Description: A computed fold for a 102-nucleotide RNA from Microvirga makkahensis, annotated as TPP riboswitch aptamer (THI element). Rfam family: TPP riboswitch aptamer (THI element). Rfam 15.1 lists 16,130 matches to the family in 8,693 species. The model forms 91% of the base pairs in the Rfam consensus. The organism belongs to Microvirga, within Bacteria.
């Protein structure tokens, strides 16, 4: 200066469920189950937090299947099946590798 590896930043992608309760509220998982807005549903938008091809983030399959629970994708199996977001001459750190000067 180059690769590398970590962080912020951008830019993209993503979810937000189960119970118990008359209500506050409180319980389970999980990195996230939060908060406003629309009348309920749906949904929208903001936060945080996951993931971004070396891609199990997160969708489909799926109203599966087995197992456990008061219940749930709560475990496990489907399953490295099928899909999935390829941000940027960006900032920084670390000197590991590698090249070059003094």
């Nucleotide at each position: 200066c180059g690769u590398a590896u970590c962080u912020c930043c951008u830019u993209g992608g993503g979810g937000u469920g189960c119970c118990c309760g008359a209500a506050c509220g409180g319980g389970c998982u999980g990195a996230g189950a939060g908060g406003u807005c629309u009348c309920g549903a749906a949904g929208a938008c903001c936060a945080a937090c996951c993931c971004a091809u070396c891609g199990a983030a997160c969708c489909u399959g799926a109203u599966c299947c087995g197992g456990a629970u008061c219940a749930u994708g709560c475990c496990g199996g489907c399953g490295g099946a099928g899909g999935g977001a390829c941000u940027g001459c960006g900032a920084g750190a670390u000197g590991a590798c590698g090249a070059g000067a003094a």